[in-house]
This is a predicted structure of a 350-nucleotide part of an RNA (small-subunit ribosomal RNA, central domain) from an uncultured bacterium. The full RNA is in RNAcentral, with records from ENA and SILVA. It matches the Rfam family "Bacterial small subunit ribosomal RNA".
Context: one part of a larger RNA
RNA sequence: UUGGGCGUAAAGGGCGCGUAGGCGGUCAGGUAAGUCUGAUGUGAAAUCCCACGGCUUAACCGUGGAAUUGCAUCUUAUACUGCCUGGCUAGAGUCUGGGAGAGGGAAGUGGAAUUCCCGGUGUAGCGGUGAAAUGCGUAGAUAUCGGGAGGAACACCAGUGGCGAAGGCGGCUUCCUGGACCAGUACUGACGCUGAGGCGCGAAAGCUAGGGGAGCAAACAGGAUUAGAUACCCUGGUAGUCCUAGCCUUAAACGAUGUGCACUUGGUGUUGGGGGUAUCGACCCCUCCAGUGCCGAAGCUAACGCAUUAAGUGCACCGCCUGGGGAGUACGGUCGCAAGGCUGAAACUC
Numbered sequence: 001u002u003g004g005g006c007g008u009a010a011a012g013g014g015c016g017c018g019u020a021g022g023c024g025g026u027c028a029g030g031u032a033a034g035u036c037u038g039a040u041g042u043g044a045a046a047u048c049c050c051a052c053g054g055c056u057u058a059a060c061c062g063u064g065g066a067a068u069u070g071c072a073u074c075u076u077a078u079a080c081u082g083c084c085u086g087g088c089u090a091g092a093g094u095c096u097g098g099g100a101g102a103g104g105g106a107a108g109u110g111g112a113a114u115u116c117c118c119g120g121u122g123u124a125g126c127g128g129u130g131a132a133a134u135g136c137g138u139a140g141a142u143a144u145c146g147g148g149a150g151g152a153a154c155a156c157c158a159g160u161g162g163c164g165a166a167g168g169c170g171g172c173u174u175c176c177u178g179g180a181c182c183a184g185u186a187c188u189g190a191c192g193c194u195g196a197g198g199c200g201c202g203a204a205a206g207c208u209a210g211g212g213g214a215g216c217a218a219a220c221a222g223g224a225u226u227a228g229a230u231a232c233c234c235u236g237g238u239a240g241u242c243c244u245a246g247c248c249u250u251a252a253a254c255g256a257u258g259u260g261c262a263c264u265u266g267g268u269g270u271u272g273g274g275g276g277u278a279u280c281g282a283c284c285c286c287u288c289c290a291g292u293g294c295c296g297a298a299g300c301u302a303a304c305g306c307a308u309u310a311a312g313u314g315c316a317c318c319g320c321c322u323g324g325g326g327a328g329u330a331c332g333g334u335c336g337c338a339a340g341g342c343u344g345a346a347a348c349u350c
Base pairs, nucleotide, nucleotide: 004321005320006319007304008303012318014201015200016199017198021194022193023192025088026087027086028085029084030083031082033081034080035077038074039073040072041071042070049065050064051063052062053061054060091191092188093187094186095184096183097182098181103177104176105175106174107173108172109171110154115149116148117147118146119145120144121143125136126135162169163168206247207246208245209244210243211242215241216240220236221235222234223233258317259316260315261314262313263312266295267294268293269292270291271290272289273288274287275286276285299306300305323350324349325348332343333342334341335340
C1' cells in the first nucleotide's frame, strides 16, 4: 500500500466555530475538461510470450509475430461528473406570532444552619469511640434564651424533570444576553454537509498578584489501633476550597459509542408545543412535531448486548488503531512563571 477495524478486545479527537480540501438537491440549455468510440504517430533493441528455423539434443542462437496495459494529435458520443448560463423549492436560512427552560454575564437581596463575640439563666461535666484517649470545662464549658459579626452553601419544591456544543448549570428579584422548540397562506433561492491546519471554550487540582476566610480540610501535630501503622478511627490544623484579574489545558473530559443526512415492525412512561373531540371548565380520549427514559421485531454482535436517541441499512467528511513490556519514557521541537502539557521513538526483552 491493498485489506480489516474503533460501546466492553488496540482504536472516536474533551467540546465548538471555521480556513484549505473532499463531498453535494431539482429542471433546462450550452460546452466537451473528466468519461466513452475510432484512426494515426510514438511506445529503441535485448528480455518475457507464440510460431517456424540453426547447432546430433538441450541450454544457446536466428527470423517473424504478439505484447509494450502508456503518451500525443485528430475524431465520435453526451448518460454521469466538472465548467458556464437561466429557472425551481422539498435542503438551508429569514420573517411573523407564541409558550418552556438550574443556558450565560452583572448587580441587589432572603431565610435556615455551622462557627465566633457580648449579655442572661444554670452547674459539673462536655465531647468523642468498637472501647478509649488526646481535646474543651469551676478563669463557669456543654445545655438554654436574647443580641451581634462574618463567610460559604441554597433544605422542601426535585422528577432516568429542564437547559447547554462540551466542561457544566439549582434560594429570590432586576438588568444585559445566547440557543432550541411549536404554529404560519410571507420572503431568499442550494446560500448546504464535513472539516487537515487555525482560533475559541474547557471540571477539579495547581500557579501569579491582591482580597477574604464561617465550615470543611491535603500537609502537619497529638491521641488511639497495631508486631509495626509514616494509614483506616478520634482531637486539632495550614495551604486550599470563596472573590477579582491573569495563567495552566488535564480527566473513567464516559453513552468508554465523531458529526451530518436518509431509510427500516411495535409497546409503554415523561417534558415542551400544536390540531381534533369533549366539556361550564380543568381532566379524559385521538393525532402531529421536538426532546428524554424503559421494554422489545427484523437486522446486527465473539458474546454481553444495541435495536427510529442503532451498535440495523446506506452515503459524505474528519479523527484514530495495527502484539505485551520498554513508554506516554528518551531525544528534538513547541507552549508554560512553574508544575508540566502537546508532539513522540529506539535498543533490548517476552